This is a predicted structure of a 163-nucleotide RNA (c-di-AMP riboswitch aptamer (ydaO/yuaA leader)) from a bacterium. It matches the Rfam family "c-di-AMP riboswitch aptamer (ydaO/yuaA leader)". Rfam's curators write: This family represents a conserved RNA structure found upstream of the ydaO and yuaA genes in Bacillus subtilis and related genes in other bacteria. The model forms 95% of the base pairs in the Rfam consensus. It was read from a public genome assembly, where an Rfam model found it.

RNA sequence: UGCGCGUUGCAGCCGAGGUCCGGCUUCCUUCCUGAAACCGGACGCGGGAGACCCAAAAUCCGAAGCAAUUCGGACGGGGCGAACGGAGCGCGGUAACGCGAACCCAGGCCACUUUCAAGGCCGAGCCCGACAGCUAAUCUCGCAGGCAUUUGGAAGGGCGAGC
Numbered sequence: 001u002g003c004g005c006g007u008u009g010c011a012g013c014c015g016a017g018g019u020c021c022g023g024c025u026u027c028c029u030u031c032c033u034g035a036a037a038c039c040g041g042a043c044g045c046g047g048g049a050g051a052c053c054c055a056a057a058a059u060c061c062g063a064a065g066c067a068a069u070u071c072g073g074a075c076g077g078g079g080c081g082a083a084c085g086g087a088g089c090g091c092g093g094u095a096a097c098g099c100g101a102a103c104c105c106a107g108g109c110c111a112c113u114u115u116c117a118a119g120g121c122c123g124a125g126c127c128c129g130a131c132a133g134c135u136a137a138u139c140u141c142g143c144a145g146g147c148a149u150u151u152g153g154a155a156g157g158g159c160g161a162g163c
Stems, first nucleotide, its partner, number of pairs: 007161004012147003018043006025036003044143006054133001059074006076131001077128004085104002089100004107122004112156007
């Protein structure tokens, strides 16, 4: 140095939300250097807009009317995300429908990865602003924020120490 063996230790999580290069400012330092914010760029990850073809082509409730229809009321549409839906209950309303609390559920998460079992948690929120189906070329945006690690079986890896 290479190969092999079995033992043993280590690895943060959700999320696209990372790595590197350069500039500039501030902080630390004797100097070298290092750290952070901001700006620009490259790669990487994620999202949106956007042809042909294909798809699609408003609805519900109430009143009047024999009917056609008329009047009034209610409900826009879309994006990110696991967070989509269901019957009932309370309040308002003639109703369509609106608001609220709980329950169930599609779906999602639990620490190297996959899988099985048990256990636990979530099942929200935000945005666009009358407007966008899919969509090649093309255009464009984001790289935040919040946290702290349940157990067992099977299989398969990474890094380091040691033999």